[in-house]
RNA sequence: AUUGAAAAAGCCAAACUUAUCGCGAGAUAAGGACGGAAAGUCAUGGGUCUCCCUGAGAUCGCCAGAUUACCAAUA
Numbered sequence: 001a002u003u004g005a006a007a008a009a010g011c012c013a014a015a016c017u018u019a020u021c022g023c024g025a026g027a028u029a030a031g032g033a034c035g036g037a038a039a040g041u042c043a044u045g046g047g048u049c050u051c052c053c054u055g056a057g058a059u060c061g062c063c064a065g066a067u068u069a070c071c072a073a074u075a
Stems, first nucleotide, its partner, number of pairs: 001074004011036002016031006034061001040067003044064003047059005
């Protein structure tokens, strides 16, 4: 520098359950592991979803983009 086939030291944690918050989509905490190579961060574009719908929100574990980092392989 490139790549993510195999692997996983360390990391994250779907569904579901409980509690709290929110009109809601959902969020946070604990338990829990379906999975993940950015399932880290950012709502910039598209998608989906919600509402008290000239608008305001949710989702980055839907995709793209931006940016930073771990491990491994190769050169």